[in-house]
Context: one part of a larger RNA
RNA sequence: UGUAGGUGCCUGACGAGAAGGAUCCUUUAGUACGAGAGGAACAGGGAUUCGUCGCCUCUAGUUUAUCAGUUGUCUGACAAGGCAUGCUGAGUAGCCACGCGAUAGCGGAUAAGAGCUGAAAGCAUCUAAGCUCGAAGCCGUCUUGAAAAAGAGGCACCAAAGGACGCUCAUAAAUGAUGAGUUUGAUAGAAGCCGGAUGUAAGUACCGAGGUUCGCCGAGGUAUUCAGUCCUGGCUAACUAAAGUCCGU
Numbered sequence: 001u002g003u004a005g006g007u008g009c010c011u012g013a014c015g016a017g018a019a020g021g022a023u024c025c026u027u028u029a030g031u032a033c034g035a036g037a038g039g040a041a042c043a044g045g046g047a048u049u050c051g052u053c054g055c056c057u058c059u060a061g062u063u064u065a066u067c068a069g070u071u072g073u074c075u076g077a078c079a080a081g082g083c084a085u086g087c088u089g090a091g092u093a094g095c096c097a098c099g100c101g102a103u104a105g106c107g108g109a110u111a112a113g114a115g116c117u118g119a120a121a122g123c124a125u126c127u128a129a130g131c132u133c134g135a136a137g138c139c140g141u142c143u144u145g146a147a148a149a150a151g152a153g154g155c156a157c158c159a160a161a162g163g164a165c166g167c168u169c170a171u172a173a174a175u176g177a178u179g180a181g182u183u184u185g186a187u188a189g190a191a192g193c194c195g196g197a198u199g200u201a202a203g204u205a206c207c208g209a210g211g212u213u214c215g216c217c218g219a220g221g222u223a224u225u226c227a228g229u230c231c232u233g234g235c236u237a238a239c240u241a242a243a244g245u246c247c248g249u
Stems, first nucleotide, its partner, number of pairs: 005158006014145004020050008033038001051103005059097001061095002066090005071084005105141004113133004162247004166182005187241003191236004195231004203224005210217002
């Protein structure tokens, strides 16, 4: 773009997938079988491992969010900072595995094969007609894409219906797209509270090894102070920003 209005919800032709594989223990059972020695299986239960799918409560990793300590240098000094991912110790969210959860069977048609009935060929014969079974394999059941499936599908509703651009954004994201909102509002930010990370800020007061020109200087410690700083988390709440424009039956 088409399927000659639109919105929402479906169907499923046709595709994709391997979603399971193996091992051990146990019951069956010291049973069947076998003179004995020995010694199964069908079926059921539990676990391990590999693979697959999903998740982040726990454990672990990462964490150029963040916090703290510290080196060199610069901002005159203090404080507070810049630069070198400087180095080091922690580290939420997110992402993840080494962590956690799930990973049956059943049905249909068959292969080799096993058979029933049964002629040609008065018998026999699984086969010629007909019929019953039979595999981790095939087709379904399961997950997923799918109306551009040109035989272009269906149902319900709407008809001043709807949609797009713009704007605030994220459960989405290379751009598009998708989704949540757009004042009849919690969409994002700021604020407050909760939760979390770091680990006790600055200033002030006191103590203080030691040094001293006897004036003072002084690493460090204690109190104020579970402080200070920060948050990709949650809640509350319109304080800020979501102005508006156009298409269309």
The prediction has a mean pLDDT of 83.
Large-subunit ribosomal RNA, domain VI from Candidatus Methanoplasma porotermitis, 249 nucleotides, folded computationally.
The sequence was found in a public genome assembly.